[in-house]
RNA sequence: CGAGACAAAUGGCAAACGGGGUGAAAGCCCCGGACGCAAAGCUGCAGACCCUAACCUGGAAUCCAGGUGGGUGGCUGGGUUACCUCG
Numbered sequence: 001c002g003a004g005a006c007a008a009a010u011g012g013c014a015a016a017c018g019g020g021g022u023g024a025a026a027g028c029c030c031c032g033g034a035c036g037c038a039a040a041g042c043u044g045c046a047g048a049c050c051c052u053a054a055c056c057u058g059g060a061a062u063c064c065a066g067g068u069g070g071g072u073g074g075c076u077g078g079g080u081u082a083c084c085u086c087g
Base pairs, nucleotide, nucleotide: 001087002086003085004084012037013036017032018031019030020029021028022027035074041080042079043078045077046076047075048072049071050070051069055067056066057065058064059063
């Protein structure tokens, strides 16, 4: 530097669900729990998806659409760092 098909070591992470907290919501955090994961480490940069209280615009009547804003890194791509094994 490249690869991870089979096998192995040290280990790591933790879906659903339950409890507690937080938020308008999506979601997030902590504890339990393990469906899975070779980057399921980090990064919302591009696409995708989810939510939209407040604010703005339009229609309208207490609602709808768009903007805005928030979120998912366990959706994909990109960026970046790394254990082990093999070459």
Molecule: c-di-GMP-I riboswitch aptamer
Organism: Candidatus Accumulibacter contiguus